[in-house]
A computed fold for a 74-nucleotide RNA from a Candidatus Azambacteria bacterium, annotated as transfer RNA.
The coordinates come from a structure-prediction model, not an experiment, and the mean pLDDT is 82.
RNAcentral holds the sequence, with entries from ENA.
Rfam family: tRNA. It is annotated as a transfer RNA.
The source organism's lineage runs through Bacteria, Bacteria candidate phyla and Candidatus Azamiibacteriota.
């Protein structure tokens, strides 16, 4: 330098052109003498930009980050 894959909540992940879900963690409440467990509630996310579309997290392009293979140098 080139090809391919990948980027969703603090972490692990589901999802798909039509309002984005879960588990753990976190916060609050209940339970307890207290802690833990358990129960209930809550906050929290589509890497950035552009394009297509009535509508983009999803499709296309560029950039950025990560992974992998190849090439070059040595």
């Nucleotide at each position: 330098g080139g090809g391919c894959c990948u980027g969703u909540a603090a972490c692990u992940u589901a999802g798909u052109g039509g309002u984005a879900g879960a588990g753990u963690a976190c916060u609050c409440g209940g339970u307890u003498u207290g802690c833990a467990u358990c129960c209930g509630a809550g906050a929290a996310a589509c890497g950035g930009g552009a394009g297509u579309u009535c509508g983009a997290u999803u499709c296309u392009c560029c950039c950025c980050g990560g992974g992998u293979c190849c090439a070059c140098c040595a």